[in-house]
RNA sequence: GCCGCGGUAGCUCAGUAGGUAGAGCGACGGACUGUUAAUCCGUAGGUCUACGGUUCGAUCCCGUACCGCGGCG
Numbered sequence: 001g002c003c004g005c006g007g008u009a010g011c012u013c014a015g016u017a018g019g020u021a022g023a024g025c026g027a028c029g030g031a032c033u034g035u036u037a038a039u040c041c042g043u044a045g046g047u048c049u050a051c052g053g054u055u056c057g058a059u060c061c062c063g064u065a066c067c068g069c070g071g072c073g
C1' cells in the first nucleotide's frame, strides 16, 4: 500500500425486510438467611465510532475518515 472482518450498556456480545435497541456478567435496591455466600424479584445504565448522503424514517443501506484484528505484498 491492497483486501477482508469488526466498532452497540462498565465488560463480553446479540440484534433487524429500515419503523427511535436486548441478553449474560457486573452495579444498586429488595426477598430469603443467625451472618455471609448462593438463589429469586426488581431498578438504573446507550448521541448504536465520527461526519456526510439516500429515505417520511438509518444501529441497519451508500460514501469518507478514525480505531482494532486478520491476510497479502
Base pairs, nucleotide, nucleotide: 001072002071003070004069005068006067007066010025011024012023013022019056027043028042029041030040031039049065050064051063052062053061